Record summary
The RNA shown here (Bacterial RNase P class A) has 408 nucleotides and comes from Paracoccus sp. (in: a-proteobacteria). Its mean pLDDT, the model's own confidence on a scale to 100, is 75. Lineage of the source: Bacteria > Pseudomonadota > Alphaproteobacteria > Rhodobacterales > Paracoccus. It matches the Rfam family "Bacterial RNase P class A". Gene Ontology terms of the family: dimeric ribonuclease P complex, ribonuclease P activity and tRNA processing. The gene name in the source record is rnpB.

């Protein structure tokens, strides 16, 4: 210097102006008052005011309601080498195991396939107590230029060729007509005294001799965990209107109706009272025009004054708690113990913004350069909190470590 690998840290700076949300004094003005305040508006002062993911809602709690109220089993879900951290997890640490890298370093849903069932595409002759396509060998029948050849018949044979993700262990010798764990020697596989190690696991004398393919993110078996819902959770206060309940008053009364009488108007003298008649008028129509009586009939009670349930609203839950920085001690480390310091947003159609002036990084253009111009800041935004996990990000800084070149 190239190139790469872990790990962390940032996520445009500064000022002016005008604004919004919160908290906390202050003055002023109404209104209530148990006179102590307290509410509301106004007006000014201070002070905080989005993230490293606030995001996806994918795990773990924490709080609150149901529900059981020892528990356990069944069903369903979910984890899954192994040891530790934690409130806790499927997360985080530190190892074993694999596979991938020259390496630093990375990935892994990693329990069990000799408990059972079921799958193993396409290719292959044959896919699981397989398989004779080519091939090899033997024999026998045929041709023969006797070296043979390989149309054809019956063995035999997984050495070799082909197919495939995967072909029933490998190499290499012996051995056989040719093969073949059929024999040995090595590695592989099974069991395994023993040895390390808390454990997963490693190491293996010695024995066996090939017998046991994969796949459980296919059913299942094992072992452990899990009761359901969510802050629109849930408590409290409570207006108007409607509706529930309950008391009291009224009962010769109100409200509507049909009758029937009497009195009154019309009248064509039979009657009829919404007819006749009168007004409007868009000529279809629409509105107006009587009162008493009946302790009678029929339907409906009214009316006042409490209490509870509840809807808009309000107020709590809510933001001081597995908090956050520093130092130190234990620890490989996740973490944990001490100590001292901080207070960091709490809205509710939902604030955190607009604008202006200076710098500005990346990136584009020109130059031989020095430099000049042009730009203008990723990815997104809290809503009950808190551990994590997974996406999403323009660029910048930082330490540590890994291979390769060169110079000393």
């Nucleotide at each position: 210097g190239c190139g790469g690998a872990u790990g962390g840290c940032u996520g445009g700076a500064c000022g002016g102006c005008c604004g919004c949300g919160g908290g906390c004094g202050g003055g002023g003005c109404u209104g209530a008052u148990u006179c102590g305040u307290c509410a509301g508006c106004c007006c000014g002062g201070u002070u905080c005011g989005a993230g490293g993911a606030a995001a996806g809602u994918c795990c773990g709690g924490a709080c609150u309601c149901c529900a059981u109220g020892a528990g356990a089993c069944a069903a369903u879900g979910g984890u899954g080498c192994c040891g530790g951290g934690u409130a806790a997890c499927g997360c985080c640490c530190g190892g074993c195991c694999g596979g991938g890298g020259c390496a630093a370093c990375c990935c892994g849903a990693g329990g069990g396939a000799a408990a059972g069932c079921g799958c193993c595409a396409c290719a292959g002759a044959g896919a699981a107590c397989a398989g004779a396509c080519c091939g090899c060998c033997c024999g026998g029948a045929c041709c023969u230029u006797c070296g043979g050849g390989u149309u054809c018949c019956g063995g035999g044979u997984a050495a070799g060729g082909g197919u495939g993700a995967a072909a029933c262990g490998g190499u290499g010798g012996g051995g056989u007509a040719a093969g073949a764990g059929c024999c040995c020697a090595c590695c592989g596989c099974g069991g395994g005294a023993c040895u390390g190690g808390c454990a997963a696991c490693a190491g293996g004398a010695c024995c066996g001799g090939c017998a046991c393919g994969g796949c459980a993110a296919g059913c299942c078996c094992c072992a452990c965990c899990a009761g359901g819902a969510g802050c629109a959770a849930u408590g409290c206060c409570g207006a108007a209107u409607a509706g529930g309940g309950g008391c009291c008053u009224c009962a010769g009364g109100c409200g509507g109706g049909a009758g029937a009488g009497a009195u009154c108007g019309g009248u064509g003298c039979g009657c009829c009272g919404g007819c006749a008649u009168c007004c409007c008028c868009g000529c279809g129509g629409g509105g107006a025009c009587a009162u008493c009586u009946c302790a009678g009939c029929c339907c409906g009670g009214a009316g006042g004054c409490c209490c509870g349930g509840g809807u808009u609203g309000g107020c709590a839950g809510c933001u001081a708690c597995a908090g956050c920085g520093c130092g130190u001690c234990g620890g490989u480390g996740a973490c944990g113990g001490c100590g001292c310091g901080c207070g960091c947003a709490g809205a509710a159609g939902a604030a955190u913004g607009g604008u202006c002036g200076u710098c500005g990084a990346a990136g584009g253009g020109g130059g031989a350069a020095a430099c000049c111009c042009c730009g203008g800041a990723a990815c997104a935004a809290a809503a009950u909190c808190c551990g994590g996990c997974u996406u999403a990000c323009a660029g910048g800084c930082c330490a540590u470590c890994c291979g390769c070149g060169c110079a000393g």